[in-house]
Molecule: SAM riboswitch aptamer (S box leader)
Organism: Actinobacteria bacterium IMCC26256
RNA sequence: AAUCCAUCAGGAAGUCCUGAGAGACCCGGCUCUGUGAAGGGCUGGCAACCGAUCUCCGCCCUCGGGCGAGGCCACGGUGCCAAUGCCGGGAACGAUGAAUU
Numbered sequence: 001a002a003u004c005c006a007u008c009a010g011g012a013a014g015u016c017c018u019g020a021g022a023g024a025c026c027c028g029g030c031u032c033u034g035u036g037a038a039g040g041g042c043u044g045g046c047a048a049c050c051g052a053u054c055u056c057c058g059c060c061c062u063c064g065g066g067c068g069a070g071g072c073c074a075c076g077g078u079g080c081c082a083a084u085g086c087c088g089g090g091a092a093c094g095a096u097g098a099a100u101u
Stems, first nucleotide, its partner, number of pairs: 001101003005097004013043005021032003025090005044081003049077003053071003057068004085093001
C1' cells in the first nucleotide's frame, strides 16, 4: 500500500516546548482558540481491538491441544483522552484495530 472483517451517541487531562490556527476532504453552519490552536515531549488516565490469564461453559480432536463463548486484569502491542466521526449535504468519504498478501 491492497483486500477483507469489526467498531465509531459511552469513556478519559495536567504540565513543558512552541506559536496560529484547529475541528480528515468539498460546500454550508456551529464550536474551540494568545486565559495559547495544531504539532512535539513527559506524566497521568480511558477503553478493551489483539496478546496474556481464568472458566463449574460448548464443539472438535491425532488426547497434547485447537476453535468458539464468557469473565477478569490492565502485564504486553496498538489506539484514544471538547462537542455523535461536532452538525446538515456531498464524495467509490474517513479513523482505529484484527487478519491476509